Molecule: c-di-AMP riboswitch aptamer (ydaO/yuaA leader)
Organism: Niallia taxi
RNA sequence: CUUCUUAUAUCGCUGAAUCUAUUUUAGAGCGGGGGACCCAUCCGCGGUAUUUUUACCGCACGGGGUGAAUCCUUCUUAGUAAGGUAGGGCUACUCUUUUGGCCCGAAUCCGACAGCUAACCUCGUAAGCGUGAAGAGAGAGGAUGU
Numbered sequence: 001c002u003u004c005u006u007a008u009a010u011c012g013c014u015g016a017a018u019c020u021a022u023u024u025u026a027g028a029g030c031g032g033g034g035g036a037c038c039c040a041u042c043c044g045c046g047g048u049a050u051u052u053u054u055a056c057c058g059c060a061c062g063g064g065g066u067g068a069a070u071c072c073u074u075c076u077u078a079g080u081a082a083g084g085u086a087g088g089g090c091u092a093c094u095c096u097u098u099u100g101g102c103c104c105g106a107a108u109c110c111g112a113c114a115g116c117u118a119a120c121c122u123c124g125u126a127a128g129c130g131u132g133a134a135g136a137g138a139g140a141g142g143a144u145g146u
Stems, first nucleotide, its partner, number of pairs: 011130004018028004029125006039115001044059006062113001063110004071084004087104005093141007
């Protein structure tokens, strides 16, 4: 001088997931779901009963929510893997934007059921990490120092 690992503190990032008080709960803030008029959307097939309406059964196929996380192709005995992609994030004063670089592109819940939706009802406030001395340019606005 460089690289790697560990620990602590500060700081920072994804995310709604923070703050205050209190003594194990509550409030504020932030976030999600359900839920009128209006508007929008829709009425599967077969059988049985039945005057008609309607009811029941069977078959087929579900449908919806949180989230950026959807779709396509190939391989594989299936897994699963690979490639790409809609979309999303970081790159350190904040916002917008241009340009390089680095990443994600999951998971899970409801249980036959939910369009929007005022009033109203109800729920969550976790978990997990480390761009890099924070690449560079422009505009606007701030902060600090001289």